[in-house]
């Protein structure tokens, strides 16, 4: 200096799953229990890989603790474009 990647930002696209009972009440489809569902925040477990002693990495598979379940709104793994930092 430049590259790659990772983090962080902005923008755009992004699924699933009850307008369920009941009950409160600021009467708004708001809260709060029960039920009965989702997986792609987070999280927790395995497959499997790396080493082969410990140890490290660990999914889009499971689990549903957390979040979530008309629309909207919000939250979203990921993807892909910008841009400047940091960091390797």
């Nucleotide at each position: 200096u430049c590259g790659c990647c990772g983090c962080c930002g902005u923008c755009a696209g992004g699924a699933g799953a009850g307008a369920g009972u009941u009950u409160c009440c600021c009467c708004g489809u708001g809260a709060a229990a029960c039920c009965g569902c989702c997986g792609a925040a987070g999280g927790c477990g395995c497959a499997g890989g790396c080493c082969c002693c410990a140890g490290c990495c660990g999914a889009a598979c499971g689990c549903u603790c957390a979040g979530g379940c008309a629309c909207c709104c919000a939250g979203g793994a990921c993807u892909g474009a910008c841009a400047a930092g940091c960091g390797c």